[in-house]
RNA sequence: GGGGCCGUAGCUCAGUUGGGAGAGCAUCGCGUUUGCAACGCGAGGGUCGUCGGUUCGAACCCGUCCGGCUCCA
Numbered sequence: 001g002g003g004g005c006c007g008u009a010g011c012u013c014a015g016u017u018g019g020g021a022g023a024g025c026a027u028c029g030c031g032u033u034u035g036c037a038a039c040g041c042g043a044g045g046g047u048c049g050u051c052g053g054u055u056c057g058a059a060c061c062c063g064u065c066c067g068g069c070u071c072c073a
Stems, first nucleotide, its partner, number of pairs: 001072007010025004019056001027043005049065001051063003
């Protein structure tokens, strides 16, 4: 320098007809216990990497840039 893959909650990750933003863990509260742990119930937490394009409508399609992994040279 060129190719491929990836970027969604604090962490690990789902998300296919393009129309609801989600799960587990973690955190906080309540219940249970003498207490802890475990368990149950509930709550908070998101510019869906950036900018732009297409569309009535974009996490999802197209382009650009940024970052990470990997292959080739």

A computed fold for a 73-nucleotide RNA from Candidatus Laterigemmans baculatus, annotated as transfer RNA. It matches the Rfam family "tRNA". By type it is a transfer RNA. The prediction has a mean pLDDT of 81.